A computed fold for a 74-nucleotide RNA from a Clostridia bacterium, annotated as transfer RNA. NCBI's taxonomy places the organism under Bacteria, Bacillati, Bacillota, Clostridia. It was read from a public genome assembly. Rfam family: tRNA. Its family is annotated with triplet codon-amino acid adaptor activity in the Gene Ontology.
[in-house]
């Protein structure tokens, strides 16, 4: 320098194919249970979906660009 992949809750990921309510597991918090803890049960909080722009009635999803990380080639 060229090509490709990844970026979504505190952590690990799904959702992108086919644009239409942002989810799952673990964790955290509250309550129940227990002498207490663990386990179990019920509930809750937590996201500008990496930044910017565009298309669209509507974008995590499509297009352009930038940033970070990883892989391949030269």
């Nucleotide at each position: 320098c060229g090509g490709g992949g990844c970026a979504u809750a505190g952590c690990g990921c799904a959702g992108u194919u086919u644009g239409g309510u942002a989810g799952c597991g673990c964790g955290u918090c509250u309550g129940g249970u227990u002498u207490g803890g663990g386990a179990c049960c019920a509930g809750a909080a937590a996201g500008u979906c990496g930044g910017g722009g565009g298309u669209u009635c509507a974008a995590a999803u499509c297009c352009c660009u930038c940033u970070g990380c990883c892989c391949c080639g030269a």